This is a predicted structure of a 330-nucleotide RNA (Bacterial RNase P class A) from a Thermotogota bacterium. It matches the Rfam family "Bacterial RNase P class A". It is annotated as a ribozyme.
């Protein structure tokens, strides 16, 4: 110096002036507070509020081990498998439970079934019989490579390699090493299925209160009572439906799995604890803006609507730490 890989922090600043949403004091005033790192997409997953009588079917939903968390499709650590010199980065249940399914091509699509070409005995020829190494088709052809072996082949036997099953050690677990062993087992699970854990429904237009209005109006059905039961049959209530009426106001509403600093525990996510520390938007047609002045690199994506914890997505521009290749040159 050059090209990367992982990671955090900012998102124009400072004054004056009038404004506009909220709180406090007060009721003339004075004072404080007042968009985001994604407030956003509404995709997971809670809190909260109503409905619901238990419990199983059935449905969904996550999926490699182990840990955090209130929970998680998040996060942290790890395994295997792949890419990349590397820093790193991608991916992830089971196909030996059973069962579909594999188009066209091809002799065969999973029956150790079946031969197009070819090889190879017998035969003058027709024709019979071995064979699956070679060739051919397909995304995939029944372990691969090399030696023996045969008429010619073949795990027919053997070496090593891969992949399975035992048996042993290591490891909470995925998994990993090493005997040994018959020799061998295609894909597809975003096809049902199987294991293993989860999961009741609806949503702040939840849901409570007040107040004003309307038609205790019409239907359909349940159905106390009536009757000595059954049937009937409706004047108590209760669902629903259509018909009227209203669309104000007040709660929930922001103090809460909070922030900031410190101590202690753990590899870390993360947990405990401690403080004369801080209180940080709460509207309801919905508040944060406009002038002036000065300075700068002349300002992107975007703006609460019940809260939270996450993830994707969008994003002008500047800092910053940490690594890891390659070249110089001391």
């Nucleotide at each position: 110096a050059g090209a990367g890989a992982g990671g955090g922090a900012c998102g124009g600043g400072u004054g004056a002036u009038c404004g506009c949403g909220g709180g406090a004091u007060u009721u003339u005033u004075u004072c404080c507070c007042g968009a985001g790192g994604a407030a956003a997409g509404u995709c997971c997953g809670g809190a909260c509020u109503c409905c619901a009588a238990g419990g199983g079917c059935g449905g969904g939903g996550u999926g490699c081990u182990g840990g955090g968390u209130a929970a998680c499709a998040c996060c942290c650590a790890g395994a295997a498998g792949g890419a990349g010199u590397g820093a790193u980065c991608c991916u992830u249940g089971g196909a030996u439970a059973g069962u579909g399914c594999c188009a066209u091509a091809g002799a065969a699509a999973a029956g150790g079934a079946a031969a197009c070409c070819g090889c190879c005995c017998u035969c003058u020829c027709c024709a019979g019989g071995g064979c699956a190494a070679g060739g051919g088709u397909g995304g995939a052809a029944a372990g691969g490579u090399g030696a023996g072996g045969u008429a010619a082949g073949a795990g027919c036997u053997c070496a090593c390699c891969a992949g399975c099953a035992u048996u042993g050690g290591g490891g909470u677990a995925a998994c990993c090493c090493a005997a040994u062993g018959g020799c061998u087992u295609g894909g597809u699970a975003a096809a049902c299925c199987c294991c293993a854990c989860c999961c009741g429904g609806a949503g702040c237009a939840a849901g409570g209160c007040c107040a004003a209005g309307c038609a205790g109006g019409g239907g359909u059905g349940a159905g106390u009572g009536g009757u000595c039961c059954c049937g009937c049959u409706c004047u108590a209530u209760c669902c629903c439906c259509c018909g009227g009426g209203u669309a104000g106001g007040c709660c929930g509403c922001u103090u809460g799995a909070g922030a900031a600093g410190g101590g202690c525990g753990g590899a870390a996510a993360c947990g405990c604890u401690c403080u004369u520390u801080c209180u940080c938007a709460g509207a309801u047609a919905g508040a944060u803006g406009a002038u002036c002045a000065c300075c700068c690199u002349c300002g992107a994506c975007a703006g609460a609507a019940u809260c939270c914890g996450g993830c994707u997505u969008a994003c002008a521009g500047u800092c910053c730490c940490u690594c890891u290749c390659u070249g110089u040159c001391u």